[in-house]
């Protein structure tokens, strides 16, 4: 340099004939169990503003198609691999 495959909440990790963004698990945070903790167990957790109801942003980043994009299309950066 070429090619292939990938970047999504704190962390893994799903969602692809293009239609609710974040299913599951961990982790966190408050109750319940206990003399305490540890198991177990109910709820809540994605950011920002608000008492609150909500309301805006949100899928490496910028752009393009679309009614409508994690999902296709361009460029860049970035990880992992094959070649050379």
């Nucleotide at each position: 340099g070429c090619g292939u495959g990938g970047g999504u909440g704190g962390c893994g990790g799903a969602a692809u004939u293009g239609g609710c963004a974040g299913a599951c698990g961990c982790g966190c945070u408050a109750g319940g169990u206990u003399c305490a903790g540890g198991u177990c167990u109910u709820a809540g957790u994605g950011u920002u503003g608000g008492c609150a109801a909500c309301a805006a942003c949100u899928u490496a980043u910028g752009g393009g198609u679309u009614c409508a994009a994690c999902u296709c299309c361009c460029a860049u950066c970035c990880c992992a691999u094959g070649c050379a």
The RNA shown here (transfer RNA) has 84 nucleotides and comes from a Clostridia bacterium. Rfam family: tRNA. The family's RNA type in Rfam is transfer RNA. Rfam links the family to the GO term triplet codon-amino acid adaptor activity.